[in-house]
RNA sequence: ACGGUAACGACGAAGAUGAACCCUUCGGGGCGAUUUACCAGGCGUCAAGUGGCGGACGGGUGAGUAACGCGGAGGAAUCUGCCCAGUAGUGGGGGACAACCAGGGGAAAACCAGGCUAAUACCGCAUACGACCUACGGGUGAAAGUGGGGGACCUUCGGGCCUCACACUCUAGGAUGAGCCUAUGUCAGAUUAGCUAGUUGGUAGGGCAAAGGCCUACCAAGGCGACGAUCUCUAGCUGGUCUGAGAGGACGAUCAGCCACACUGGGACUGAGACACGGCCCAGACUCCUACGGGAGUCAGCAGUGGGGAAUAUUGGACAAUGGGGGCAACCCUGAUCCAGCAAUGCAGCGUGUGUGAAGAAGGCCUGCGGGUUGUAAAGCACUUUCAAUUGGGAGGAAAAGCUGAGAUGGUUAAUACCCCUGAGUCUUGACGUUACCUACAGAAGAAGCGCCGGCUAACUCCGUGCCAGCAGCCGCGGUAAUACGGGGGGUGCAAGCGUUAAUCGGAAUUACUGGGCGUAAAGCGCGCGUAGGCGGUUUAGUAAGUCGGAUGUGAAAGCCCCGGGCUCAACCUGGGAAUUGCAUUCGAUACCGCCUCACUAGAGUAUGGUAGAGGGAAGCGGAAUUCCCGGUGUAGCGGUGAAAUGCGUAGAUAUCGGAAGGAACACCAGUGGCGAAGGCGACUUCCUGGACCAAUACUGACGCUGAGGUGCGAAAGCGUGGGGAGCAAACAGGAUUAGAUACCCUGGUAGUCCACGCUGUAAACGAUGAGAACUAGCCGUUGGGGGCCUUUGUGCCCUUAGUGGCGCAGUUAACGCGUUAAGUUCUCCGCCUGGGGAGUACGACCGCAAGGUUAAAACUCAAAGGAAUUGACGGGGGCCCGCACAAGCGGUGGAGCAUGUGGUUUAAUUCGAUGCAACGAGAAGAACCUUACCUGGCCUUGACAUCCUUGUAAUGUCGCAUAAACUUUAAAGUGCCUUCGGUAGCCAAGAGACAGGUGCUGCAUGGCUGUCGUCAGCUCGUGUCGUGAGAUGUUGGGUUAAGUCCCGCAACGAGCGCAACCCCUAUCUCUAGUUGCCAGCGAUUCGGUCGGGAACUCUAGAGAGACUGCCGGUGAUAAACCGGAGGAAGGUGGGGAUGACGUCAAGUCAUCAUGGCCCUUACGGCCAGGGCUACACACGUGCUACAAUGGAUAAUACAAAGGGCAGCAAUACCGCGAGGUGGAGCGAAUCCCAAAAAGCCGGUCUCAGUUCGGAUUGGAGUCUGCAACUCGACUCCAUGAAGUUGGAAUCGCUAGUAAUCGCGUAUCAGCAUGACGCGGUGAAUACGUUCCCGGGCCUUGUACACACCGCCCGUCACACCAUGGGAGUGGGUUGUACCAGAAGUAGGUAGUCUAA
Repeated sequence: ACGGUAACGACGAAGAUGAACCCUUCGGGGCGAUUUACCAGGCGUCAAGUGGCGGACGGGUGAGUAACGCGGAGGAAUCUGCCCAGUAGUGGGGGACAACCAGGGGAAAACCAGGCUAAUACCGCAUACGACCUACGGGUGAAAGUGGGGGACCUUCGGGCCUCACACUCUAGGAUGAGCCUAUGUCAGAUUAGCUAGUUGGUAGGGCAAAGGCCUACCAAGGCGACGAUCUCUAGCUGGUCUGAGAGGACGAUCAGCCACACUGGGACUGAGACACGGCCCAGACUCCUACGGGAGUCAGCAGUGGGGAAUAUUGGACAAUGGGGGCAACCCUGAUCCAGCAAUGCAGCGUGUGUGAAGAAGGCCUGCGGGUUGUAAAGCACUUUCAAUUGGGAGGAAAAGCUGAGAUGGUUAAUACCCCUGAGUCUUGACGUUACCUACAGAAGAAGCGCCGGCUAACUCCGUGCCAGCAGCCGCGGUAAUACGGGGGGUGCAAGCGUUAAUCGGAAUUACUGGGCGUAAAGCGCGCGUAGGCGGUUUAGUAAGUCGGAUGUGAAAGCCCCGGGCUCAACCUGGGAAUUGCAUUCGAUACCGCCUCACUAGAGUAUGGUAGAGGGAAGCGGAAUUCCCGGUGUAGCGGUGAAAUGCGUAGAUAUCGGAAGGAACACCAGUGGCGAAGGCGACUUCCUGGACCAAUACUGACGCUGAGGUGCGAAAGCGUGGGGAGCAAACAGGAUUAGAUACCCUGGUAGUCCACGCUGUAAACGAUGAGAACUAGCCGUUGGGGGCCUUUGUGCCCUUAGUGGCGCAGUUAACGCGUUAAGUUCUCCGCCUGGGGAGUACGACCGCAAGGUUAAAACUCAAAGGAAUUGACGGGGGCCCGCACAAGCGGUGGAGCAUGUGGUUUAAUUCGAUGCAACGAGAAGAACCUUACCUGGCCUUGACAUCCUUGUAAUGUCGCAUAAACUUUAAAGUGCCUUCGGUAGCCAAGAGACAGGUGCUGCAUGGCUGUCGUCAGCUCGUGUCGUGAGAUGUUGGGUUAAGUCCCGCAACGAGCGCAACCCCUAUCUCUAGUUGCCAGCGAUUCGGUCGGGAACUCUAGAGAGACUGCCGGUGAUAAACCGGAGGAAGGUGGGGAUGACGUCAAGUCAUCAUGGCCCUUACGGCCAGGGCUACACACGUGCUACAAUGGAUAAUACAAAGGGCAGCAAUACCGCGAGGUGGAGCGAAUCCCAAAAAGCCGGUCUCAGUUCGGAUUGGAGUCUGCAACUCGACUCCAUGAAGUUGGAAUCGCUAGUAAUCGCGUAUCAGCAUGACGCGGUGAAUACGUUCCCGGGCCUUGUACACACCGCCCGUCACACCAUGGGAGUGGGUUGUACCAGAAGUAGGUAGUCUAA
């Protein structure tokens, strides 16, 4: 734009109904308000339909894509609806198809056939400026009207006609948008190295909007790739974001540009534009409907649901604004958009109050109990009211469009009409929104949490817990005093947030471009030659690619940065600038690099003349030695080892002489000497051959250096083929060794070692040090060459050059070290490294005959692995030295019996502790009760003991009863001291509570004390010096000593604790003193130092002397010192004791004592009786007594020292066989007593035996102590008379008045030593010496040890688990090639049919 009109609105002819009124023949008629039904018609609106434009925009997502996809810069062979401006047009016809009507079948979706109809739908005809095609003659190709207004003219009265607006057609431009092309940038893997047939190019044609293998035919054989092709993995790209000083690194949410996708795959149609998110067709998967025949669908649009997940919002409002589509417009549509809702997810702002307030309140927590802290914090007092709540007001986001009439006639027109334009008036338009903002009122009113407090890292205490519970980012906390766990108090940090988890960058110079390394920490290819590449001497001219500068274009906007502006500020928004370090074009500069070019000789090379050499290859040849063989001599062994054996030998070995064979290696020379790129090369001669060095000249003219790939050489072992084979010798055999000995040792012995040809391709292939060039102090050797000097002609000196060594300055290095032969200072090139293990392994690939080699990961696991140096400790490392350490000796233990201690066992209990040396005759210098801590039983509960309070009473204590006793009870006695007369001290009793008490635990919470290394000679400090440092030096070295003792030297100089000395005893002497001691001389004598006396001696106990390597000789450095000697009582610390450095052993002790913490409190405390600590198959330690004649027994007879004694020692005497008893002189002790010393000496006896040895055990009888000897004392007498005849392996003590042996005393103690501690008597042997065992000291060396060798640490095996490789296979994914089947679709061919087209 069109046909149509079901519903709706308004108009409306005719009809029906029919009030009032009029007429009436009174039958009725007319007009007709109103109401109502039906139906033509036109208008508006409008369901469905035809038609037009838009659904290719906007919105979502990131699967795919490593690509012209994206980014930046360019290009030519194109299209482009709507839009802008221009040119030329819009004439005249035709037939259909929907809708609709009436049928049909279908569950539905939808469809079939018949009939009618319109258009801006469709088809011809005409016209063709320009357009397209062309053989240049020509040919082809278009359109549509609708609406507004209108003067004349015409009219079928609908209109024609004119005009305007919109629409339409052809065409050439513009703008916008799109398509295409080019070089360039754009992740990882080489364990992906070759890829490609329409592939690369050409010619012709087709096709497309357009260039083009885009497609087809033919022709050619190209194209890509180490500057990484192909393949595989991963990934949308960018502006930008986060981080970082930057360079970089990681990322690609929001916003913006591009691309790709729309359930999965394929396909086209329509269209300006699509191969199309809300279009179509096909296939597939899935969901839904179904009458089972068929159909429908695709939220990576906005909400929303389910699922998954650690996790992510409302099925909201509005088109008011901005924008889009349609329309002339009004308007309509718009989950674009604008708003609101949810989430502290982020950013920013604000509040939760302000001031004052000490009695420093209460409460909490801590405490040294005084206090401190929470803390001006609170309360109290005085103020303020933001925000929230309530009240009342209240902007801006709104500009238009529309409508009305007007203007100038501005545009158009014939026109004053319409339309456009301009201004005026009018009418309105807000989702947000209870908006922002303002105002009133009341009251501190409604508003603080989270993490942390061991160090890093700001912030500390208590309780609980006890390697538990738990913490932990790293180191690491927790096993009874946890600032680390949990809680409390306090503190600290952030704050409407705070922590955790995950992730990125930083720190990390820890991939090093900026900005690292490779001798030993990870790291130089085993060594050459050389391709590509990289780098490259002096000089001239040119060019201008690199390089440098200017200009222009671009590098979207946003973002970051700077300067402004707007929300009260800020976040946020907004204007301008800068920046965008880039790319492209263009104009300049020419030092440097590149290219080209004229030259040069200093790098490099060539020529001439010499020199040295185990440089290489081939051929020949020599002597010594081993072995075998032959012959001679000769006889019993040889050989071998730590010692042996296997083996060889009377069949004649070994040994020795002569001869012959064969193989391999070349003594001396020989040397941090030579040569070679490295591996490597060693008798001599000849031939072939490589390199180096030196000297002097000539020549070439940068020809050079390095070197990814590549290629060659490359020890030993090994492999293949063929030789050879004397010696040696894997494997193997035998003999030894050994627990074993698949080893070390021995006897044999095969591959191999040798030669030729081939392979292997690795080594601690090392200087653990890539190659080349330049520069930077020296000194001393040595090899090759050249030159010079002469006052010495030499085995001389000097200079130079090329090697090869030692030391060393500067420098360097983590240190060690390196140091012109660099690991110093620089340049060029290559290789390699990036924590340890897994692993130089697996898989793959390449090489190899194999063995194997080259290349080379990951999972998993650890918090280290490693270098250099330091101090210790250790060593079956070294050097020096010491000790009863060994050795040399003497005597024991281990065997027996007994004593004693321990273990074990037993027990009601056998209390506890000590456990290698350094526990075990030790605590314990003394268990019948007690002790006593243990067990059983009976009792007590403010307690056996201490302090405080109250009350009362003296205290005390005898006898009796009961009882096992504790304890209880009765009766008698007693009535104290002081006094200010009030009372009060002490003691006792009762009561109440604070408390007592604990030999309960922890010696690994402690003090103190002690053991031990060890009476070993060490252990340290100050200052200085050296070193980055730990540390060193001193303290080491040469001597010496018992000694870190002393001397000398020395980057050390001094000092301290240790050593020694000072102290005690002892050995000699002197002086003093002389009783209780002594007695030379004198006297007396009872014969006893008894007495007188003496003061000499002994002795006692005080004070002194003495011994110091002082003297002499020798050795030594003339030192220190040592050796010898003299003198001396004593000689080299005279002998003995006391004395124990820094430290070690978590050594011992909570049971001496003290003490923190924990635990018990009518008991884990206290009292008592009895028992136990004394048990007894056994084992060990320490002792005693013995086994006998150096003795036993007997008789007689000598000589000590040191001690002790009053609840004591006790004499003489008497009794007893004796233990002992009776008795009591003397003595508090140089007076008396214990007290006898014994071995010894002198007689006789025993005569080698289980005894005249030995004394256990047992029986009997006693004594003593003591309340009490049963468990459980000691002693005596008589009787009994065991084992034992000198002790296996092993092990202990002792160096001189010692060992051995003999007795004596004391402490403890009522009694009870074979123990302990002391005392004296007699009185030896031996020490060559430091190899070995043990322990120790100093120096040095190695170390993977530091809990320090009782250390550390390796491998198999067993079991469980984790990860990885292989594995008969099996499932899935991806890709290539070949082939089968093949939907939709597009194109073509053919046939039929239809149409006006």
The RNA shown here (small-subunit ribosomal RNA) has 1397 nucleotides and comes from an uncultured prokaryote.